[in-house]
Source information: A computed fold for a 497-nucleotide part of an RNA from a Succinivibrionaceae bacterium, annotated as large-subunit ribosomal RNA, domain I. It matches the Rfam family "Bacterial large subunit ribosomal RNA".
Context: one part of a larger RNA
RNA sequence: CGCACGCGGCGGAUGCCCUGGCAUUCGAAGGCGAUGAAGGACGCACUAACCUGCGAAAAGCCCGGAUGAGGCGGUAAGGGCCGAUACAGUCCGGGAUAUCCGAAUGGGGAAACCCAGUGCUGCAGAGCACUGUCGCAUCAUGAAUACAUAGUGAUGCGUCGCGAACCGGGAGAAGUGAAACAUCUCAGUACCCCGAGGAAAAGACAUCAACAGACAUUUCCUGAGUAGUGGCGAACGAAAGGGAAGGAGCCCCAAAGCGCGGAGAAGAUAAGGAGAACGGCAUGGGAAGGCCGGCCAUAGCGGGUGAGAGCCCCGUAUCCGAAAGAGCUUCGCGUGAAAAUGAGUAGGACGGGACACGUGAUAUCCUGUUCGAAAACGGGAGGACCAUCUUCCAAGGCUGAAUACUAACGAAUGACCGAUAGUGGACAAGUACCGUGAGGGAAAGGUGAAAAGAACCUCUGCAAGAGGAGUGAAACAGAAUCUGAAACCGCGUGCGU
Numbered sequence: 001c002g003c004a005c006g007c008g009g010c011g012g013a014u015g016c017c018c019u020g021g022c023a024u025u026c027g028a029a030g031g032c033g034a035u036g037a038a039g040g041a042c043g044c045a046c047u048a049a050c051c052u053g054c055g056a057a058a059a060g061c062c063c064g065g066a067u068g069a070g071g072c073g074g075u076a077a078g079g080g081c082c083g084a085u086a087c088a089g090u091c092c093g094g095g096a097u098a099u100c101c102g103a104a105u106g107g108g109g110a111a112a113c114c115c116a117g118u119g120c121u122g123c124a125g126a127g128c129a130c131u132g133u134c135g136c137a138u139c140a141u142g143a144a145u146a147c148a149u150a151g152u153g154a155u156g157c158g159u160c161g162c163g164a165a166c167c168g169g170g171a172g173a174a175g176u177g178a179a180a181c182a183u184c185u186c187a188g189u190a191c192c193c194c195g196a197g198g199a200a201a202a203g204a205c206a207u208c209a210a211c212a213g214a215c216a217u218u219u220c221c222u223g224a225g226u227a228g229u230g231g232c233g234a235a236c237g238a239a240a241g242g243g244a245a246g247g248a249g250c251c252c253c254a255a256a257g258c259g260c261g262g263a264g265a266a267g268a269u270a271a272g273g274a275g276a277a278c279g280g281c282a283u284g285g286g287a288a289g290g291c292c293g294g295c296c297a298u299a300g301c302g303g304g305u306g307a308g309a310g311c312c313c314c315g316u317a318u319c320c321g322a323a324a325g326a327g328c329u330u331c332g333c334g335u336g337a338a339a340a341u342g343a344g345u346a347g348g349a350c351g352g353g354a355c356a357c358g359u360g361a362u363a364u365c366c367u368g369u370u371c372g373a374a375a376a377c378g379g380g381a382g383g384a385c386c387a388u389c390u391u392c393c394a395a396g397g398c399u400g401a402a403u404a405c406u407a408a409c410g411a412a413u414g415a416c417c418g419a420u421a422g423u424g425g426a427c428a429a430g431u432a433c434c435g436u437g438a439g440g441g442a443a444a445g446g447u448g449a450a451a452a453g454a455a456c457c458u459c460u461g462c463a464a465g466a467g468g469a470g471u472g473a474a475a476c477a478g479a480a481u482c483u484g485a486a487a488c489c490g491c492g493u494g495c496g497u
Base pairs, nucleotide, nucleotide: 001496002495003494004493005492006491007490008489009488015482016446017445020417021416022414023413024412025411026410027409029406030405031162032161039101040100041099042055043054044053046078049075050074051073061095062094063093064092065091066090067089070082071081072080106115107114108113116131117130118129119128120127121126132160134158135157136156137155138154139153140152141151166197167195168194169193170192177184181231207214208213218245219244220243221242222241228236229235249398250397251396252342257335258334259333260332261331262330263329264328272320273319274318278293279292280291281290294311295310296300302314303313304312347371348370349369350368351367352366353365354364357383378393379392380391381390382389433440434439453481456468457467458466459465
């Protein structure tokens, strides 16, 4: 030095576990905000820190309801207190308070700071209230400039900002595909902006159809990868009709609706309440497992309890539970956009765009420029165009449902994960840390049934660490704590060289 065996160290794989995740279903909700939001800063405890809660009335105050023998939030003890039968505490509903920043709104500003004006109160220190923009309405005032108008001021109402997706609109790429590339495609996608709602949008035929008729819109299945479009390449791609979901029609001298107030009925529910039925023996640290004998079940979902419990505990089935509020019905009052039947419109020309349709023989729709009708004895459409025929009535407006989505809430489910997985995050995680910044972004779970977390003694530096003693079923469960693989490092014994 190697090999084998044994015993260790280091290490943290594996197994087991779940207060965390992931996905889906059902229900409910679909908003919050100048009555100051979302989100923060700074504070508040016997309290130094972090989390949670709260706001100078500061882990809280008041009222109502429920519960209640235990409590004073957690890490987290200690110290000091409260309460025990209705003034502890906790939960639900309602109210009060709610610093400073933030749309932030008195002015400013390098957010959480600085500086005001006016009015009111007070002897005073001081305190309270108001003072933003824009829009609309009303009133007052009022230039050049006579009337006026602009402007100015006051009052009232509204507005602003945030939020996951869904929706409508504006604006709008490229990688890519075409095996290159330019029309084309990707795609009206991504990104950006504006706006709205619980849905949005659309919607009551100047629609289709085809000589028979249908009858708003929306969504799904089919029609159909059809008809078509297309450097007829790549590729794009309908409609009528049929079947289903849903069904609702109205207005322009308004109604529906919306807001406020009153009344009423039956429910659904909040916190919460009631809620059946078990004992023994042996083993064991421990019984729920075994054996023996019972019981309940509209409850044998599930979880916990010292091993596997229908009957021990929490629950579960089932039933009950609201002053107020939401929903429903009804009555009253208020409000109520555009608008009086649709002209610079329809239509033409030119240039674009949208239609599955790339200008094509290209109808239809929108419109930047420019022309520009008719008036129901009229007009539009039926895919160039004309006639015939059929059908409808544009240039005003409203409209539930069927449809889309899920940030947040409740209930449940899983041939979903189980700590290098599952969210980035099971832990003081969008933290530590990195970056001027936009932004990037971790690692890190497990003693035991119970801390019973090792009094006391010994070695040592009043260490680290270890040995006794003690606890415990177990301490090779000792806090670096379940299990404890391998790599790697030792010790002992044997063998080989």